[in-house]
RNA sequence: GGUGGGUCUUAGGCGGGGGGCUAGGGGUCCCUUGCACCGUAAACCCUCUAUAUGACGGGCCGAAAGCUGAGGCUGAGGCGCCUAAGGUCGCUGAGACCCUCAUUUCCGAAGCGAAGACUAUCCGUCCUUUGGGGCUGGCGGUCGUUGAGCAGCUUUCGUAGGAGAGCUGUCUUCAGUGUUUGCCAGGUGAAUCCGGCCAGGCCCGGGAGGGAGCAACCUAAGUCUGGGCGUUCAGCGCUCAAGGGGGCGCGGGUACGAGCAUAGGGCUUGAGGGCUAGGCGGAUUCUGGGCGUCAAACCCCAGUGGCCUGCC
Numbered sequence: 001g002g003u004g005g006g007u008c009u010u011a012g013g014c015g016g017g018g019g020g021c022u023a024g025g026g027g028u029c030c031c032u033u034g035c036a037c038c039g040u041a042a043a044c045c046c047u048c049u050a051u052a053u054g055a056c057g058g059g060c061c062g063a064a065a066g067c068u069g070a071g072g073c074u075g076a077g078g079c080g081c082c083u084a085a086g087g088u089c090g091c092u093g094a095g096a097c098c099c100u101c102a103u104u105u106c107c108g109a110a111g112c113g114a115a116g117a118c119u120a121u122c123c124g125u126c127c128u129u130u131g132g133g134g135c136u137g138g139c140g141g142u143c144g145u146u147g148a149g150c151a152g153c154u155u156u157c158g159u160a161g162g163a164g165a166g167c168u169g170u171c172u173u174c175a176g177u178g179u180u181u182g183c184c185a186g187g188u189g190a191a192u193c194c195g196g197c198c199a200g201g202c203c204c205g206g207g208a209g210g211g212a213g214c215a216a217c218c219u220a221a222g223u224c225u226g227g228g229c230g231u232u233c234a235g236c237g238c239u240c241a242a243g244g245g246g247g248c249g250c251g252g253g254u255a256c257g258a259g260c261a262u263a264g265g266g267c268u269u270g271a272g273g274g275c276u277a278g279g280c281g282g283a284u285u286c287u288g289g290g291c292g293u294c295a296a297a298c299c300c301c302a303g304u305g306g307c308c309u310g311c312c
Base pairs, nucleotide, nucleotide: 001312002311003310004309005308006307007306008305012061013060014059015033016032017031018030019029023049024048025047026046027045037058038057039056040055066304067303068302069301071299072298077294078293079292080291081290082289083288085287086286088282089281090280091279092278095275097274098273099272100271101270102269105266106265107264109262111260112259119255120254121253122252123251124250125249126245127244128243129242130241131240132239133238134236135235136234137233138231139230140229143178144177145176146175147174148173149170150169151168152167153166154165155164156163157162183227184226185225186224187223188222195218196217202211203210204209
């Protein structure tokens, strides 16, 4: 001096780049990249000073991985500027293009018409107002008077049962008579109502006779059904009449007396609307193109500490 092994940490490393922020360099933030410790704080912010390429604390790697210098291919990714080709927005916008309507004329097809085309006119259908009818439903059941009967009170007569008179009441007893449009038939029906008639039984009585009165029967308020009646109560897809309105279509009548008329296709002309081609203009991180710049990663060259020890 070279080289191998071991060891140390003192150079150095434990990411880089772009944006943003900043006087400027870093960080927390955003983005990106091929692998790149931990903890604390940090956008009205934390920290540093061209010796800036973070600060504080704690660790790891480790002498060629790496670091420094120079270069190269490529270039992920980003930033700035320009352009405006595509896309997009706005304006305009033809055309012998499309659609609609009208018009001129032609074609084939299908129609109506002397049982009356076209035209004119009247009426109905339609709407509405008013007045009727019909049907259905709802609601309703006149008002007195007289008498008898019954109830209550008063009163007269009688030795009992009772008999008589007056007044009052009686929508649920009955009869007559008048009035009203205001009735008829049938069923049911009060244990409760002061109805009528009351067998039996009960009571008064010498008897005759009379009284209260259950059941049954008759009537009966009420209630049900049906028929009819009444009703300025209501409804009905019913019906009639008159007036007003309306009038596309449909139906009918009258007058006249020979044409009327539908859609489709072609042709002529015109009007309106529409469509896109095209033209002009604008903006632009939607795409594209150009210029410049930063740049991870990769390749390559040179250089790269100390100590111990083995060998040459």